Transfer RNA from a Candidatus Omnitrophota bacterium, 74 nucleotides, folded computationally. The organism belongs to Candidatus Omnitrophota, within Bacteria. Its mean pLDDT, the model's own confidence on a scale to 100, is 82. It matches the Rfam family "tRNA". By type it is a transfer RNA. About the family: Transfer RNA (tRNA) molecules are approximately 80 nucleotides in length. Its family is annotated with triplet codon-amino acid adaptor activity in the Gene Ontology.

RNA sequence: GGGCGAUUAGCUCAGCCGGUUAGAGCGACGGAUUUACAUUCCGUAGGUCCCUGGUUCGAAUCCAGGAUCGCCCA
Numbered sequence: 001g002g003g004c005g006a007u008u009a010g011c012u013c014a015g016c017c018g019g020u021u022a023g024a025g026c027g028a029c030g031g032a033u034u035u036a037c038a039u040u041c042c043g044u045a046g047g048u049c050c051c052u053g054g055u056u057c058g059a060a061u062c063c064a065g066g067a068u069c070g071c072c073c074a
Base pairs, nucleotide, nucleotide: 001073002072003071004070005069006068007067010026011025012024013023019057028044029043030042031041032040050066051065052064053063054062
């Protein structure tokens, strides 16, 4: 220098052939249960979907550029 992949909740990830409220598990917090802890059950909070711009009636999803990380080639 060239190519490919990833980036979504605190963590691990799903959703990625555009569509109506953006989700799961774990974790955190509150409650029930217990003498207490753990387990179990119920509930709550937590997201500008990496950034900027574009296409569209509508973008986490498509397009362009950029950023970070990883892999391959030179």